A computed fold for a 1396-nucleotide RNA from an uncultured prokaryote, annotated as small-subunit ribosomal RNA.
[in-house]
RNA sequence: UCAUACAUGCAGUCGAGCGGAAGGCCCCUUCGGGGGUACUCGAGCGGCGCACGGGUGAGUAACAGGUGGAUAAUCUGCCCUUUGGCGGGGGAUAACGGUAGGAAACGGCCGCUAAUACCCCAGGUGGUUCCUCGUUCAUUCGAGCAAAGAAAGGCGCUUCACGGCGUCGCCAAAGGAUGAGUCCGCCCCCCAUUAGCUAGUUGGUAAGGUAACGGCUUACCAAGGCUUCGAUGGGUAGCCGAGCUGAGAGGUUGAUCGGCCACACUGGGACUGAGACACGGCCCAGACACCUACGGGUGGCAGCAGUAGGGAAUAUUGGACAAUGGGCGAAAGCUUGAUCCAGCCAUGCCGCGUGAACGAUGAAGGCCUUCGGGUUGUAAAGUUCUUUUCUGAGGGAAGAACAUCCUGGGUAGGAAAUGAUCCAGGCUUGACGGUACCUCAGGAAUAAGCAACGGCUAACUCCGUGCCAGCAGCCGCGGUAAUACGGAGGUUGCAAGCGUUGUUCGGAAUUACUGGGCGUAAAGGGAGCGCAGGCGGAUGGGUCAGUCUGAAGUGAAAGCCCGGGGCUCAACCCCGGAACGGCUUUGGAUACUGCCUAUCUUGAGUACGUGAGAGGCGAGUGGAAUUCCAGGUGAAGCGGUGAAAUGCGUAGAUAUCUGGAGGAACACCAGUGGCGAAAGCGGCUUUCUGGCGCGUUACUGACGCUGAGGCUCGAAAGCGUGGGGAGCGAACGGGAUUAGAUACCCCGGUAGUCCACGCCGUAAACGUUGUGCACUAGGUGUGGGAGGUAUUUGACCCCUCCCGUGCCGCAGCUAACGCAUUAAGUGCACCGCCUGGGGAGUACGGUCGCAAGACUGAAACUCAAAGGAAUUGACGGGGGCCCGCACAAGCGGUGGAGCAUGUGGUUUAAUUCGAUGCAACGCGAAGAACCUUACCCAGGCUUGACAUCCCGGGAACCCUCCUGAAAGGGAGGGGUGCCUUUCGGGGAACCCGGUGACAGGUGUUGCAUGGCUGUCGUCAGCUCGUGUCGUGAGAUGUUGGGUUAAGUCCCGCAACGAGCGCAACCCCUAUCCUUAGUUACCAGCGGUUCGGCCGGGCACUCUAGUAAGACUGCCGGUGAUAAACCGGAGGAAGGUGGGGACGACGUCAAGUCAUCACGGCCCUUACGUCUGGGGCUACACACGUGCUACAAUGGUCGGUACAAUGAGUUGCAAGACCGCGAGGUGGAGCUAAUCUCAAAAAACCGGCCUCAGUUCGGAUUGGAGUCUGCAACUCGACUCCAUGAAGUUGGAAUCGCUAGUAAUCGCUUAUCAGCUACGAAGCGGUGAAUACGUUCCCGGGCCUUGUACACGACCACCAUUAAACCAAGCUGGGUGGGAGCUGGGAUCCACUAGUA
Repeated sequence: UCAUACAUGCAGUCGAGCGGAAGGCCCCUUCGGGGGUACUCGAGCGGCGCACGGGUGAGUAACAGGUGGAUAAUCUGCCCUUUGGCGGGGGAUAACGGUAGGAAACGGCCGCUAAUACCCCAGGUGGUUCCUCGUUCAUUCGAGCAAAGAAAGGCGCUUCACGGCGUCGCCAAAGGAUGAGUCCGCCCCCCAUUAGCUAGUUGGUAAGGUAACGGCUUACCAAGGCUUCGAUGGGUAGCCGAGCUGAGAGGUUGAUCGGCCACACUGGGACUGAGACACGGCCCAGACACCUACGGGUGGCAGCAGUAGGGAAUAUUGGACAAUGGGCGAAAGCUUGAUCCAGCCAUGCCGCGUGAACGAUGAAGGCCUUCGGGUUGUAAAGUUCUUUUCUGAGGGAAGAACAUCCUGGGUAGGAAAUGAUCCAGGCUUGACGGUACCUCAGGAAUAAGCAACGGCUAACUCCGUGCCAGCAGCCGCGGUAAUACGGAGGUUGCAAGCGUUGUUCGGAAUUACUGGGCGUAAAGGGAGCGCAGGCGGAUGGGUCAGUCUGAAGUGAAAGCCCGGGGCUCAACCCCGGAACGGCUUUGGAUACUGCCUAUCUUGAGUACGUGAGAGGCGAGUGGAAUUCCAGGUGAAGCGGUGAAAUGCGUAGAUAUCUGGAGGAACACCAGUGGCGAAAGCGGCUUUCUGGCGCGUUACUGACGCUGAGGCUCGAAAGCGUGGGGAGCGAACGGGAUUAGAUACCCCGGUAGUCCACGCCGUAAACGUUGUGCACUAGGUGUGGGAGGUAUUUGACCCCUCCCGUGCCGCAGCUAACGCAUUAAGUGCACCGCCUGGGGAGUACGGUCGCAAGACUGAAACUCAAAGGAAUUGACGGGGGCCCGCACAAGCGGUGGAGCAUGUGGUUUAAUUCGAUGCAACGCGAAGAACCUUACCCAGGCUUGACAUCCCGGGAACCCUCCUGAAAGGGAGGGGUGCCUUUCGGGGAACCCGGUGACAGGUGUUGCAUGGCUGUCGUCAGCUCGUGUCGUGAGAUGUUGGGUUAAGUCCCGCAACGAGCGCAACCCCUAUCCUUAGUUACCAGCGGUUCGGCCGGGCACUCUAGUAAGACUGCCGGUGAUAAACCGGAGGAAGGUGGGGACGACGUCAAGUCAUCACGGCCCUUACGUCUGGGGCUACACACGUGCUACAAUGGUCGGUACAAUGAGUUGCAAGACCGCGAGGUGGAGCUAAUCUCAAAAAACCGGCCUCAGUUCGGAUUGGAGUCUGCAACUCGACUCCAUGAAGUUGGAAUCGCUAGUAAUCGCUUAUCAGCUACGAAGCGGUGAAUACGUUCCCGGGCCUUGUACACGACCACCAUUAAACCAAGCUGGGUGGGAGCUGGGAUCCACUAGUA
């Protein structure tokens, strides 16, 4: 949990009420039976009990319960006290006997009999009922009359008997006690999406009924009664003492124990009785179950056990009446599943144990490890000790007090006895149980688990796994180094338990009474008027309801708390106290509140004077403008847009002039100006009318504030009826825009906008701030009014006061923003509203509405957030300032061609790997034919190609042969060194063989890392200390005014300083001084082979050391007199002179494990290593970077000049000779300012070519060669001859460059045998154009702004459509049930009318 169904067992007593004798016992017996007995008793009559005790919580929202009262409206068996009585008589009946029925249950007829069973008569104290009188508030009390109305015996003692006595019982009455009935005040769950309910209903009269009041019932009369302080309806529920929780206030619960109620298979009913409408009684109906001979009967565990079922889940068909209590009895006693005990369950609470002391080699084993050790851990083992518990044995309680009986004694009464009562002694009673407890013996013997270890939260490592498996209370773990998963070791917490789940309270001030909020987080009603309600000025007096205080009663016991006591302690139990917040009665106090009364004027209102105003309603009227109509002039366009088109216009538009029509709105004034409750109100005049301010006195006398419901007003849009319609203009049509464009823009245009009447009732109806009152620094505008001031009437300025409306601002408040006398401050009064986001202001129901819809207003489900304010960044097709070859202005390119080179893709046995926007792509690679090489195929090796250690042998090394593609394999020969020695040997280096530790890996992870590098970016920024400000994140400094290339500098400043960056210091270069002159140089002098060649010289150039120079130093101007800028002088150079190196905090999980290093993982006769060959060089294609060109500023031929950086002994190589040439022969010189490479090329001079696919261009291909190299097939470079492709300046797009720059020309070097170099790194020669400027593109810096972004716009997010799923609602269909409603029929009842 199923108030589900129950097999079986367990439930009275009295023989001292009665007739009796079935059974027992005794005797007799013909064995059929008969007699006796009363220690006893089946069945029956009778009495008492069965209404207690025990169970359950279905029903019940109720006088059911709690609490306090009432009963003058009642009853009460047994019990106690008191008074009186118990006389006479009668007829039955069960049992029993006979007879018949039925399966049974049961039962008919006839006959006999008894009573403390039943009935009648007498008597009548008291009582009951009626009536009368008095009394009382009253149905109270008292007196009187009349009527009706009781009983029963048993036992014992005594006595010859009659009788008497005792005791129990009976009758009547009074009182008590106990128990019960009834009535009342207060308290007692949720829903208003339940707002109206009620005909015996509410009251009265009369009668009936009850123990008793009462519509409890009936008749008649009246029309009442309940309800927003929640009736009625629906849902849920036994109530309480108390339990749990909580600081408390509260919240929640109603198991055990105790009180009350209700129920007893379901529904109904009464009987008996003191008491029931009765758990183990009766009757009827129903469902279910059982028996049956089918005719008929029987039953009720929500008693104790027990069974089935249900369920996550809950026990023995036990013992005893020994104790406590109940029933009966005079008593013994009987009975009692109440109760006391035992059994089962760690279900809870409490107590105890599972051992104690010593014990380091810190054993073994386990785990970890930085390999040293650490930890488990004094833990174990071991030694010594103890024995609670356990086992065996022995002893062994308390719980027992009675009652009865026996003996003895006393007391009262009585003639006595029995009896009653009291005291003392004796006998006797234990289910638990041989239990608690005690003693002895034995032996550490019999006894430890569970959870957790990421944070909250005490406790950490390893392995496995790899977003899998799994964990999870919340946050969140897991994608190869998981303290979070699983295992292990260790640790932590609790411990005979531990953890999980469910539930309640707490934390939660998160429903806030104590104790919350509503400007922006959820939350002020759109506004006013106002009934109820709540609250309410000052001063007296009264009252005492609230309030305060005292006393009395009650508040059961148990429980909680405090103090004691008893079980060895405790749990537990016992005693006492306190407490029980409450209710009732009563005495007192009177400040405050209430009520009554009297008064007051300051709140409120009225009167008088005066003022401002788009306040409202109605009527009339005016001009400007738009449009339309008519006419005139006029000519071809107008209109519109970013640009256009649709549209209008030669039938005359637009434009312009004149006249007319009609509707709507009122420029300027005009103002954070005015008025109004809000919505709202704007030309002028006027009718009617509301409110408000100021001034002054007078009057009323609290008349006030707020306000649930209610009523009224209420923008725009919309609806209805009828008008009106100029302009504008949803819908709609057309033109554009666009990917589309049901939009933004344009041309048209209907409802509508306007008026009258009636609806609607909502808005970001916002100050997102309800209304009223009071108090709390100021400053400054503005609107209205009053007063003062100056000589006055007046005006301006100025001052003061009141009212309104703005801004700034202190205290204070606020999460902050902000508010701040117009409060969001400080208080009071009242109303409205909020309680995580979504679902949803939705659904259902109701009310309103013509409709549209409005108001009221959920839940299921789902998420772990949604939200506010502020902060730092980032971002913006935001703003301001500024910079950069960023754009612009220029020059030259790329993109088109051919080739080179890299990449993608494809292919392949392999086309090794990496780099992938800028910041990968002539990148790693400063050089792939073998090697490199990491890839593929094939052939070999396994301590290995390489390192260290150990053992054996041998020096090392060199040469030859065989096999093989080589690596490798096999055979033979030569040859001994160095150091030391005790001469045996030993050692170092090297080689061969062997053993195992190990080697090895370009295998993986750059997302485990170090180091190095790229990028923003040579951009000007990035930070810190102290102080200050802020609750805080943070801010300030670093912002601001200037200035700079610069956070460069100056000034200012709640900041003052400092650091990393900038700049400077370093290198090259431009000028010059000085020092030094060889291999460089040569002015002057000499020589000469005419070459600085030689002598000589150090002047110059140059070389390489040192020093100087440039600092806004000087002048003028600008500027704040500053920093600085502009111009100038001087100077080789001028404002950083030019260039380089140098790269802040950081960003990109940027790049690199294939430079190197390194953690983890992986391979170990292979993912290691060696060798041969191949590949990295492939080729429908795409892209990047380059070279050469397309030509005449050119090509070609000839001639003539001028460099710099560099390199060179395995090298550079001259002169000379050979070859057309690449090159060859040969070798002087040079380890280099000496020699060589080495010729510089553009340029310049001259000749030819004359615009063409060419004397441009050189790809491709054929042939012939040279060089390097073991080797040029795959796959080298170069030379010569021949061939002579595309290409005529390149679409969209895109790159570099601001001066010795671009462009153009050649030269050198690294790598390297050679070379794919047209690449890269350098060098010099010639040598421009342009920059108005910062609008725009890109990138960046500072300030500011917005933000729903923060892996930060390469973001975030929304809508629509389609599909799938979930939940709620609605609709339709099916099935079952119930209430209600409705129709028909039968019977019955009532009523009406009629007939008999």
Rfam family: Bacterial small subunit ribosomal RNA.